Notes
Predicted 3D model of a 72-nucleotide RNA (transfer RNA) from a Patescibacteria group bacterium. Rfam family: tRNA.
RNA sequence: GGAUCCGUGGUUCAGUGGCAGAACGUUCGCUUCACAUGCGAAAGAUCGAUGGUUCGAUUCCAUCCGGGUCCA
Numbered sequence: 001g002g003a004u005c006c007g008u009g010g011u012u013c014a015g016u017g018g019c020a021g022a023a024c025g026u027u028c029g030c031u032u033c034a035c036a037u038g039c040g041a042a043a044g045a046u047c048g049a050u051g052g053u054u055c056g057a058u059u060c061c062a063u064c065c066g067g068g069u070c071c072a
Stems, first nucleotide, its partner, number of pairs: 001071007010024004018055001026042005048064005
């Protein structure tokens, strides 16, 4: 330099055009003498950035940024 994949709560990931979700973690409550386990609840995301298409974009398109892999 070329090709390709990925970027979504603190972490690991779902979500292929119409409300952003799960597990783990965190906080609170119940249970315990206490801890752990278990049960219940809550908080936590400008969906990498900018622009475009659309009535409507996490999703489609373009450019850029960051990371992985392959080729040179």